[in-house]
RNA sequence: GCAGCGUCACCGCCUAAUCGGCCACCUCCAUUCGGGUGGUCGUACCGGGAACCCACCGUUUCAUUUGGGGUGAAUCCCGUCGAGCCGCAAUCCGGCGUCGACGGGUAGGGCUGAUCUUCCCAGCCCGAACCCGUCAGCUAACUCGGUCGGCGGACGAAUGGAAGAAAU
Numbered sequence: 001g002c003a004g005c006g007u008c009a010c011c012g013c014c015u016a017a018u019c020g021g022c023c024a025c026c027u028c029c030a031u032u033c034g035g036g037u038g039g040u041c042g043u044a045c046c047g048g049g050a051a052c053c054c055a056c057c058g059u060u061u062c063a064u065u066u067g068g069g070g071u072g073a074a075u076c077c078c079g080u081c082g083a084g085c086c087g088c089a090a091u092c093c094g095g096c097g098u099c100g101a102c103g104g105g106u107a108g109g110g111c112u113g114a115u116c117u118u119c120c121c122a123g124c125c126c127g128a129a130c131c132c133g134u135c136a137g138c139u140a141a142c143u144c145g146g147u148c149g150g151c152g153g154a155c156g157a158a159u160g161g162a163a164g165a166a167a168u
Base pairs, nucleotide, nucleotide: 010153011152012151013150014149019042020041021040022039023038024037025036026035027034044147045146046145047144048143049142054137067135068132069131070130071129076105077104078103079102080101081100082099083098084096085095086094087093108126109125110124111123112122113121115165116164117163118162119161120160
């Protein structure tokens, strides 16, 4: 000097996941200030349930086991391989509201382009997971809950365009 890993601080991003008061304990400390953990009460944001009206439904049909529903951007489609099952006496061959692995796309969502919002352009990503438990359309009053978790960071082959606003 370079690269990698870890810790702390700061800054930034996804998400509703914010910001405070009081009490107790821990830590720093001569004491305070500061920091952390727990409890409690708020704040801000978010979600569920829940009237009239409306919608759905009703006798036949139709919907309620092909159960139904919720949070979330996370839906839907295609292909390959393997397994299982079926068509057959059967190798081949064909099929499947089946299971698993992998790949491609997609409704939709996010970030960056040096303040914010909208639109366009360019680039880079996500397109999951979980919950309720036979039950819930919308929905004012009312009522019940959540505030987790996960990432990144230096000027860039990214320093774009238009309109409006704010600040200096």
Model confidence (mean pLDDT): 75 of 100.
c-di-AMP riboswitch aptamer (ydaO/yuaA leader) from Rhodococcoides trifolii, 168 nucleotides, folded computationally.
The source organism's lineage runs through Bacteria, Actinomycetota, Mycobacteriales, Nocardiaceae and Rhodococcoides.
Of the family's consensus pairs, 92% are formed in the model.